A computed fold for a 1494-nucleotide RNA from an uncultured bacterium, annotated as small-subunit ribosomal RNA. Rfam family: Bacterial small subunit ribosomal RNA. Its family is annotated with ribosome and structural constituent of ribosome in the Gene Ontology. The RNAcentral record of the sequence draws on ENA. The prediction has a mean pLDDT of 83.
[in-house]
RNA sequence: AUUAGAGUUUGAUCAUGGCUCAGGACGAACGCUGGCGGCGCGCCUAACACAUGCAAGUCGAACGGAGUUAUUCGGACAGAAGUUCUUCGGAAUGGACGACUGAAUAACUUAGUGGCGGACGGGUGAGUAACGCGUGAGCAAUCUGCCUUUCAGAGGGGGAUAACGGUUGGAAACGACCGCUAAUACCGCAUAAUAUCGCACCGAGGCAUCCCGGAGCGAUCAAAGGAGCAAUCCGCUGAGAGAUGAGCUCGCGUCCAAUUAGCUAGUUGGUGAGGUAAAGGCCCACCAAGGCGACGAUUGGUAGCCGGACUGAGAGGUUGAACGGCCACAUUGGGACUGAGACACGGCCCAGACUCCUACGGGAGGCAGCAGUGGGGAAUAUUGGGCAAUGGGGGAAACCCUGACCCAGCGACGCCGCGUGAGGGAAGAAGGUUUUCGGAUUGUAAACCUCUGUCCUCUGUGACGAUAAUGACGGUAGCAGAGGAGGAAGCCACGGCUAACUACGUGCCAGCAGCCGCGGUAAUACGUAGGUGGCAAGCGUUGUCCGGAAUUACUGGGUGUAAAGGGAGCGUAGGCGGGUCGGCAAGUUGGAUGUGAAAUACCGCAGCUCAACUGCGGGGCUGCAUCCAAAACUGUCGAUCUUGAGUGAAGUAGAGGCAGGCGGAAUUCCUAGUGUAGCGGUGAAAUGCGUAAAUAUUAGGAGGAACACCAGUGGCGAAGGCGGCCUGCUGGGCUUUAACUGACGCUGAGGCUCGAAAGCGUGGGUAGCAAACAGGAUUAGAUACCCUGGUAGUCCACGCUGUAAACGAUGAUUACUAGGUGUGGGGGGACUGACCCCUUCCGUGCCGCAGUUAACACAAUAAGUAAUCCACCUGGGGAGUACGAUCGCAAGAUUGAAACUCAAAGGAAUUGACGGGGGCCCGCACAAGCGGAGGAACAUGUGGUUUAAUUCGAUGAUACGCGAGGAACCUUACCCGGGCUCAAACGACAUAGGAAUAUAUGUGAAAGCAUAUAGCUCUUCGGAGCCGAUGUCGAGGUGCUGCAUGGUUGUCGUCAGCUCGUGCCGUGAGGUGUCGGCUUAAGUGCCAUAACGAGCGCAACCCCCAUCGAUAGUUGCUAACAGGUAAAGCUGAGGACUCUGUCGAGACUGCCGGCGCAAGCUGUGAGGAAGGCGGGGAUGACGUCAAAUCAGCACGGCCCUUACGUCCGGGGCGACACACGUGUUACAAUGGCAGGCACAGCGGGAAGCCAUAUGGCGACAUAGAGCGGAACCCGAAAGCCUGUCUCAGUUCGGAUUGGAGUCUGCAACUCGACUCCAUGAAGCUGGAUUCGCUAGUAAUCGCGCAUCAGCCAUGGCGCGGUGAAUACGUUCCCGGGCCUUGUACACACCGCCCGUCAAGCCAUGGAAGCCGGGAGUGCCUGAAGUGCGUGACCGCAAGGAGCGUCCUAAGGUAAAACUGGUGACUGGGAAUGAGUCGUAACAAGGUAACCAAU
Repeated sequence: AUUAGAGUUUGAUCAUGGCUCAGGACGAACGCUGGCGGCGCGCCUAACACAUGCAAGUCGAACGGAGUUAUUCGGACAGAAGUUCUUCGGAAUGGACGACUGAAUAACUUAGUGGCGGACGGGUGAGUAACGCGUGAGCAAUCUGCCUUUCAGAGGGGGAUAACGGUUGGAAACGACCGCUAAUACCGCAUAAUAUCGCACCGAGGCAUCCCGGAGCGAUCAAAGGAGCAAUCCGCUGAGAGAUGAGCUCGCGUCCAAUUAGCUAGUUGGUGAGGUAAAGGCCCACCAAGGCGACGAUUGGUAGCCGGACUGAGAGGUUGAACGGCCACAUUGGGACUGAGACACGGCCCAGACUCCUACGGGAGGCAGCAGUGGGGAAUAUUGGGCAAUGGGGGAAACCCUGACCCAGCGACGCCGCGUGAGGGAAGAAGGUUUUCGGAUUGUAAACCUCUGUCCUCUGUGACGAUAAUGACGGUAGCAGAGGAGGAAGCCACGGCUAACUACGUGCCAGCAGCCGCGGUAAUACGUAGGUGGCAAGCGUUGUCCGGAAUUACUGGGUGUAAAGGGAGCGUAGGCGGGUCGGCAAGUUGGAUGUGAAAUACCGCAGCUCAACUGCGGGGCUGCAUCCAAAACUGUCGAUCUUGAGUGAAGUAGAGGCAGGCGGAAUUCCUAGUGUAGCGGUGAAAUGCGUAAAUAUUAGGAGGAACACCAGUGGCGAAGGCGGCCUGCUGGGCUUUAACUGACGCUGAGGCUCGAAAGCGUGGGUAGCAAACAGGAUUAGAUACCCUGGUAGUCCACGCUGUAAACGAUGAUUACUAGGUGUGGGGGGACUGACCCCUUCCGUGCCGCAGUUAACACAAUAAGUAAUCCACCUGGGGAGUACGAUCGCAAGAUUGAAACUCAAAGGAAUUGACGGGGGCCCGCACAAGCGGAGGAACAUGUGGUUUAAUUCGAUGAUACGCGAGGAACCUUACCCGGGCUCAAACGACAUAGGAAUAUAUGUGAAAGCAUAUAGCUCUUCGGAGCCGAUGUCGAGGUGCUGCAUGGUUGUCGUCAGCUCGUGCCGUGAGGUGUCGGCUUAAGUGCCAUAACGAGCGCAACCCCCAUCGAUAGUUGCUAACAGGUAAAGCUGAGGACUCUGUCGAGACUGCCGGCGCAAGCUGUGAGGAAGGCGGGGAUGACGUCAAAUCAGCACGGCCCUUACGUCCGGGGCGACACACGUGUUACAAUGGCAGGCACAGCGGGAAGCCAUAUGGCGACAUAGAGCGGAACCCGAAAGCCUGUCUCAGUUCGGAUUGGAGUCUGCAACUCGACUCCAUGAAGCUGGAUUCGCUAGUAAUCGCGCAUCAGCCAUGGCGCGGUGAAUACGUUCCCGGGCCUUGUACACACCGCCCGUCAAGCCAUGGAAGCCGGGAGUGCCUGAAGUGCGUGACCGCAAGGAGCGUCCUAAGGUAAAACUGGUGACUGGGAAUGAGUCGUAACAAGGUAACCAAU
């Protein structure tokens, strides 16, 4: 000093695993915006091409010239003023100024010679994978100009040559020849040492060659002057030392690819010569045959390296702009010269490309210096000022030069600082937004009041940088004064991650998006607005790097099932390795020394007002090297040991291997016999075989393959694998022993060997089986499953292949860590004992503790705890594919990518759901029965069609006699037509007016429209009530959304389930409870139990019915008593009975027998009206179906407003080829018809029910009593008795139609019901299929009620009368419950999902070829140039020109290799979507699936 996570796979969970985000950074770019200052930074691309200017010169105190100026002198000109003379025309004298020229002196300039510097400074990063760089050493193998210091010295000569002059060539650049000349230029001679060389001597040292010191002799080699009056100074020569700089060598470190495995001829070494400052194959000759490489040579790709920078907790990862060190390069390639230093950015020569000039003959050039231009690009600045400072070159110096540098300009490119105002201010203004209309919010925000002056503007003053002068910056920074809130805020976001929410618009459109994902009419996710959040002169976006990512794991991961153990063994290199003793000191540890440049980073202090920035100091720089020390551990050397390992000895089990031989059963075939019509095969069949005799059966024979029983989660083997018996050969294991060796061990990259099945080659063999193939079936199809045949093959020999789900999906070895129980082999003990028992070693199983694990599970045969070694993994797909290589006869195997694409893919477990999985159980579910539907006619609903409209809704079960429990008008929502628009009804306000209201007229289909007459009250005198009119706002809507909703309802289902609290288990989702056994109608109960309790459901409590009691008796009842009638509870009376009310009792498996632990079950049981829930009703858990309903009602949002509102007339909802549902009536004799005779209950009744009477055949009408009802009214029918009909389209059946009526109603045409007369259709019991019902039920018979004027009611809801049959049983169909199992389903099987084909699109492989690129090789040619040789020419000479030769850049040519682009066509792959065909997989997925081969 120090470690943060989140989103996303699922219905949910844990773990694995990828993707994504939040952070930091930048030489950045882009979008929007932009006040000031300081400090920094600014072509990352084309090492592309460059106009123009500048960037390296300087020294005259090295030299000779040349030039300018000044002075002096000389020469030759020229001749003014002045003076003299004058004939006045002029003459003489005079010599100034001036210009020319020569010499000298002084100052200045400088083309050339000469010296020093142009090797520094500045730029760039192309090349380079290298001693290039970094770090540390070495040079006994080296050089070093200028600088410092020391010693010594500088004597005397010589000949040239630029400049210059002349001649001359050329367009130019630039020369040629002749002549003259100087030096600090050049060359001899002398002198000469501590230099160099040779000879030999002494001493010291070293890692080898060697080296150092000393003394001696011999030989060789130096020099330059300049300035100054001088002193002296600056130079010169030789030598030593130092400093600085450079050169060379070595250790270590320094990217990716093995789909690059072999490379190398000066190559490796030696000897000798050459060369260099210097070692060296650096070069050459000769000799030898070496050298490098799996510790990665060679090849290919990429790259300047470092101090550092960014990031990170760190370890690391990435990076190498700016600053600093090193290297390399300077248009491309080669080369040398000069020099202390270069093979030289602003030097030279040559070659190439390019540009420019040209008189066409030739020449010139090199911004990767500073500016600048074009170009490229997303993108990067001024053709600025100054040498004032710092530094550099030259010079004695003055000084000159310096695009190094110091400054300024441009750019928010970055970092840092400041500002855009501060305080007060509630009527919480206006405006905006929103609203539940109250308000809320913007918001103290503004206005307004009081202040301030940073930046700003103006004026004045004015630095440090320079401690003498000199200031580009710069009249800058700063300071002082004045002015005035004036000039200065944006950008992004607001679904989650992630701080921040509303409104409107839009309507899977437009769009957003980093990931997940938003948008299909109520979008906090799009767009806009308001508001809010964040940052702020910036804010976002994009790109890149690190982080998060423990997601390459050294720190710090894994491999049974998620990706991942090699198929197995042997074994090389390598890695690792038992006990004891001793030595050494490589690793290791400690100490010391050197180094680790500066800058950066860290700490402290300090300077700019702060900060950024900068200065000073400190520590650090984890590294490398050297020395010393220690000796525990590792290593190494030596000695020794026996427990690891091995050998020996004695035993032992075994489908271990190889070879040879033998055997029986069975299948098939052949022969013969017996025998006769079938056999065979299947779900059922057919193909097939069989009268030429099959199948069956008997006997004999042939041949091949495999070895029943024994046989066992038994044995053996490394794995693959091995099974009849015998023999031979042979490998390994185990046990016992402890004689021998003495760590000899473990693992094992490469390598070698083995390696199922299928397959391949050659040759055999072939009974059965059986890919391919053929036929038959099945099927929509069936290239399948099934059947009949059948060839490769299966078998043998030899050879190849080398793969499998080669699996324990678990590498090998060693040690340790509870037990229990089997089994195979051996040993020991005990025992009378083969048994049994105890114990031990080796195998092989199961259970299980600790521990481990994501869980499942593993658990001494580890997936535990440790150690060693090997192999392998890093999201899914593409893909085990492509290309390349190796192997193979082939098939193919091994090795093994990328583009592109997705946000997942995958594991384990959980809860559901599902299964053509299993178990248990229930239900009119089937079965057993009874009656129906489906056929007919009609009624009714629906679909469809039609229509101006046939209003709307309901649509599998769970729509269809449903909403509708009453469509002629109304209803009514639909259509046509006529009207109204403050409106048909209601409320509020304003304005002007009027009573309200009633009546009447016209017109009209009505609604309405138009018109006429009559006509007020109260009053505080303001007006109010009431009304219509005008205007505004509410209204009104059966318009839309049931997928925005409430409420209500259907269904699973009256099924027995659904949950909670606490506890416990599990990391968790969850589980337990609620499971199990028994039982029940029931999660009903009992027992058991890590559960104990509880809730909603079940049951019960409620209602009706069935029995009894108590009580109360009117309108009900009538036994007894009395009265009484034609008859009658008719009357008195009574409560006994029935009945009607009310309140109770009763039924609880309570009792008995049997079974059972219990719960409970059971019985011709008892008792009882009723018996095991007595019968029925009401009652419907958590939830499911986005189930139904906006048209019953309510309600959010949207829509219409002279209409989608409303009024009226008429029409429609009633249509009709047809299809379906639900019903009615029938088809008849168990019946129809006629006559006669009975017996209910629930209910209803006043605009009603209607007795009774009369009329009518009747519907009904008229008159009319009673009753708002236990009182009056509303006729029960089937039934029973009698008669008739006699099996027929009828005396069945009643549709349809004609006629005549009745009733309701404003009105029965569309479109009512009923009555009578007449007519008398289909239909003779109904195909496939299907519905209801288990007892007072089905069936059958009628009655009542609601709605309602009436009624299309055969419907619905109730009521009673008569009143059956059957249930063996749970295999099957349907539905349901519980447990369990599998799952790739979770929108949950109406699920999921695979492949071909067709379409467009994307990337990629192959491909006849075509076009490039870099590198290498052979041959040819070969510039410049060094070396070497020669040198008849030049030179007195030294030497040179010239010529030759070696090498060689570039070029040409040739063949191959590597690599990229493109390519008709072609291969697969990915993604898209309402395509086509099928159904492969997930359930036993309907043939279990999968792996490999064919």